[in-house]
RNA sequence: GCGCGGUUAGCUCAGAGGAAGAGCACCUCCUUGACGCGGAGGGGGUCAUAGGUUCAAGUCCUAUACCGCGCACCA
Numbered sequence: 001g002c003g004c005g006g007u008u009a010g011c012u013c014a015g016a017g018g019a020a021g022a023g024c025a026c027c028u029c030c031u032u033g034a035c036g037c038g039g040a041g042g043g044g045g046u047c048a049u050a051g052g053u054u055c056a057a058g059u060c061c062u063a064u065a066c067c068g069c070g071c072a073c074c075a
Stems, first nucleotide, its partner, number of pairs: 001071007010024004018055001026042005048064005
């Protein structure tokens, strides 16, 4: 330098055009002498960034950034 994949909640990941979920973690309550386990409820997201397409974008297109893998170059 070229190609491919990834970037979504604090963490690990789903979500392939009709608008955001799960598990764990966190908070409250119940339970316990207390903690843990268990049960009930709750909060939390500029969907990497910027444009574009569309009535509508996490999802499609382009560029950029970062991470990973492969290839090439290295006289």
Molecule: transfer RNA
Organism: Syntrophomonadaceae bacterium